[in-house]
Context: one part of a larger RNA
RNA sequence: CUGGGUGUAAAGGGAGCGUAGACGGACCGGGCAAGUCUGAAGUGAAAUUCCAGGGCUCAACCCUGGGACUGCUUUGGAAACUGCAGAUCUUGAGUACCGGAGGGGUAAGCGGAAUUCCUAGUGUAGCGGUGAAAUGCGUAGAUAUUAGGAAGAACACCAGUGGCGAAGGCGGCUUACUGGACGGUAACUGACGUUGAGGCUCGAAAGCGUGGGUAGCAAACAGGAUUAGAUACCCUGGUAGUCCACGCCGCAAACGAUGAAUGCUAGGUGUCGGGAAGCACAGCUUUUCGGUGCCGCCGCAAACGCAUUAAGCAUUCCACCUGGGGAGUACGUUCGCAAGAAUAAAACUC
Numbered sequence: 001c002u003g004g005g006u007g008u009a010a011a012g013g014g015a016g017c018g019u020a021g022a023c024g025g026a027c028c029g030g031g032c033a034a035g036u037c038u039g040a041a042g043u044g045a046a047a048u049u050c051c052a053g054g055g056c057u058c059a060a061c062c063c064u065g066g067g068a069c070u071g072c073u074u075u076g077g078a079a080a081c082u083g084c085a086g087a088u089c090u091u092g093a094g095u096a097c098c099g100g101a102g103g104g105g106u107a108a109g110c111g112g113a114a115u116u117c118c119u120a121g122u123g124u125a126g127c128g129g130u131g132a133a134a135u136g137c138g139u140a141g142a143u144a145u146u147a148g149g150a151a152g153a154a155c156a157c158c159a160g161u162g163g164c165g166a167a168g169g170c171g172g173c174u175u176a177c178u179g180g181a182c183g184g185u186a187a188c189u190g191a192c193g194u195u196g197a198g199g200c201u202c203g204a205a206a207g208c209g210u211g212g213g214u215a216g217c218a219a220a221c222a223g224g225a226u227u228a229g230a231u232a233c234c235c236u237g238g239u240a241g242u243c244c245a246c247g248c249c250g251c252a253a254a255c256g257a258u259g260a261a262u263g264c265u266a267g268g269u270g271u272c273g274g275g276a277a278g279c280a281c282a283g284c285u286u287u288u289c290g291g292u293g294c295c296g297c298c299g300c301a302a303a304c305g306c307a308u309u310a311a312g313c314a315u316u317c318c319a320c321c322u323g324g325g326g327a328g329u330a331c332g333u334u335c336g337c338a339a340g341a342a343u344a345a346a347a348c349u350c
Base pairs, nucleotide, nucleotide: 003322004321005320006319007304008303012318014202015201016200017199021195022194023193025089026088028086031084032083034082035081036078037077038076039075040074041073042072043071050066051065052064053063054062055061092192093189094188095187096185097184098183099182104178105177106176107175108174109173110172111155115151116150117149118148119147120146121145122144126137127136163170164169207248208247209246210245211244212243216242217241221237222236223235224234259317260316261315262314263313264312267295268294269293270292271291272290273289274288275287276286277285278284279283299306300305323350324349325348332343333342334341335340
């Protein structure tokens, strides 16, 4: 390289948008002839190789003839398929109109419960904590309780195998702006599509920079215990951080460990959002479209299991794998303030 693969054995990029490229619906007994097919001519040196003969006693070797040299060039034709240009179409795709669902996003405002702190009242000796304790707090009046105030963060119940989002993720209420999906109508465009190397954008938590904020929690740290020791688990404290604004970082078991798209292939049963029809109309039944679960044939699979939301049967495109260790390391390069990230070997060894 080929081949074979990528849920769990090595292997799907964290996700999207999209450039080049690759691939691409129906139809014209239409056009061209680049690919394709076919005829002819030229060339494809000789030797070599293959086949058939022949010559050295055989063979190696040598000689003769044929084939082959699968290619290239020129030229005559064919038009099914691919391609090119053109014409037509509506099923793919998109638009329009009507409709409802939703923690989709951004910004602003508001709310109550709880926690901590402060002030004041009542009140007196404990509180707190644990397996048991102690550190700690408390007669300078704590804990408890009542009233008032302040602050920050998170939004109980509803809540769900539930909903929305490309993924990360999103949950009190209201308003403004705004993205997408879905159902219905079948009015419009007429293949406008799929995928997507590079590229660009988004991307939990932690971390970094500048400036705020800091109630609770809490790496580090301190103390008390435990223990042979205890740089831990338990307890009392507690700073970064967690929160906000702006800017970086760009990694996760970023998981469904399952790339995207399209078509096809038994069913059963829940649930969410719509539509239609019927009926005995608080509603029920049947059916249909889209999502989301469970069970289960065919088939697949090493098995586990998957099974119309495929890991089945096919097609298109991208990414990735190729024994274990060395190593996701070194060196170089790019990016980053740094932490580090990305790319990515070899010697050697089993």
The part of an RNA shown here (small-subunit ribosomal RNA, central domain) has 350 nucleotides and comes from an uncultured Lachnospiraceae bacterium. RNAcentral holds the full RNA, with entries from ENA and SILVA. Its mean pLDDT, the model's own confidence on a scale to 100, is 87.